[in-house]
Context: one part of a larger RNA
RNA sequence: UGCAUCUCGUGGAUGCCUUGGCGAUCAGAGGCGAUGAAGGACGUGGUACGCUGCGAUAAGCUACGGCGAGGUGCGAACAACCUUUGACCCGUAGAUCUCCGAAUGGGGAAACCCACUCUUUUAGAGUAUCUUGUACUGAAUACAUAGGUGCAAGAGGCAAACCUGGGGAAUUGAAACAUCUUAGUACCCAGAGGAAAGGAAAUCAACCGAGACUCCGUUAGUAGUGGCGAGCGAACGCGGACCAGCCCAGUGGCUGUGUUGUAACAAUUAGAAGUGGAUGGAAAGCCACGCCAUAGAAGGUGAUAGCCCUGUAUAAGUAAAAAGCGACAUAGUCCUUGAGUAAGGCGGAACACGUGAAAUUCUGUCUGAACAUGGGGGGCCCAUCCUCCAAGGCUAAGUACUCCUGAUCGACCGAUAGCGAACAAGUACCGUGAGGGAAAGGUGAAAAGAACCCCGAUGAGGGGAGUGAAACAGACCUGAAACGGGAUGCAU
Repeated sequence: UGCAUCUCGUGGAUGCCUUGGCGAUCAGAGGCGAUGAAGGACGUGGUACGCUGCGAUAAGCUACGGCGAGGUGCGAACAACCUUUGACCCGUAGAUCUCCGAAUGGGGAAACCCACUCUUUUAGAGUAUCUUGUACUGAAUACAUAGGUGCAAGAGGCAAACCUGGGGAAUUGAAACAUCUUAGUACCCAGAGGAAAGGAAAUCAACCGAGACUCCGUUAGUAGUGGCGAGCGAACGCGGACCAGCCCAGUGGCUGUGUUGUAACAAUUAGAAGUGGAUGGAAAGCCACGCCAUAGAAGGUGAUAGCCCUGUAUAAGUAAAAAGCGACAUAGUCCUUGAGUAAGGCGGAACACGUGAAAUUCUGUCUGAACAUGGGGGGCCCAUCCUCCAAGGCUAAGUACUCCUGAUCGACCGAUAGCGAACAAGUACCGUGAGGGAAAGGUGAAAAGAACCCCGAUGAGGGGAGUGAAACAGACCUGAAACGGGAUGCAU
């Protein structure tokens, strides 16, 4: 030095576990905000670093209800206290609620600086802008108007997706590229609601008829459209979901206010039935004999428990306020059958339909009817026939979504998985910034977390002793391999 066996270390795979995730179902909720939000800064504890809670009344204050013996949140303890005169905890309703932030008295490099007015003056209130209404004023300029001032009401900002409207790409595909496609997508802006939008035929159909709208399946990758390329792509009809119709001067719709009636809703409570034996550290497993069950869902307990605990089935209880619904009263507002409209020319756009034979819808611009004895449509256009009545308005359900709450479930994951995050995670750290973004779980049933002695530096670490079922469970479950050391044997 090599090989083999044994052994120790290193390392943290594997197995087992789960506080956390992922997905779904059924319900709820679908908003919060000038009565100051979302989100923060700074404080706040006996000691106080982080998280949580709270706000100078600061891990809290008050009232009512519930509960009934413990409690002073977590990491995490010590001290000092509270509590059957009912604490802590739970529910409901209040009080307080610094500073920043729409931030709103002015400013500003957010959490800071500097003001004015009034008042009951150690203290408190008000003072932004815009819109609407209203009152008073009031120029050029006579009446007026613009403007100014006061008062009242409203708005503003945030929030995951869903929705409507206004704008609106390119990569890409066409095997290049320009019409076309990607796509009315991404993105930006405005706005609303729990849904939004749409909606009661100037609709379809085809000589038979249907009867608002929305959504799903089909019709159908059909008819069409298309440098007839790439591609794009209906409708009628049929089957379903759900169904609802109304108003324009009235016995009306909508919105609000008041009175009255009414159901539901919190914390929570009761809640059946098992003992013995052997093994073992421990019994719930085994053996023996029982019991309950409208409860054999689930979790925990020193191994696997219907009968030990929490529960479960079931039963009971539930105040006030707010909100909902019904009725009545009352106030406000809306609306007269729709003319600069329909239609036409020019230019665009939407319709599956790229200007095409191009109907239909919208309109920037120019023209411009009829008046139910009338008008629109039936895919150029004309006639016949059929059908409907535009240019006013409202409308639930079926449909879309899930930042969030509750319950339940999973041939979903099990710590390199599952959310980035099971741990002080959007943390540490990186970046001027926009932004990027980790690693990191497991002693044991119980800390019983190793008193005391020895070596050592009053260390680290170790050896005894002790606890424990186990300490090669000692800061930890199991503990593979690579890698390193030692012992023995063999070979050189």
Model confidence (mean pLDDT): 81 of 100. Predicted 3D model of a 492-nucleotide part of an RNA (large-subunit ribosomal RNA, domain I) from a marine eukaryotic metagenome. Rfam family: Bacterial large subunit ribosomal RNA.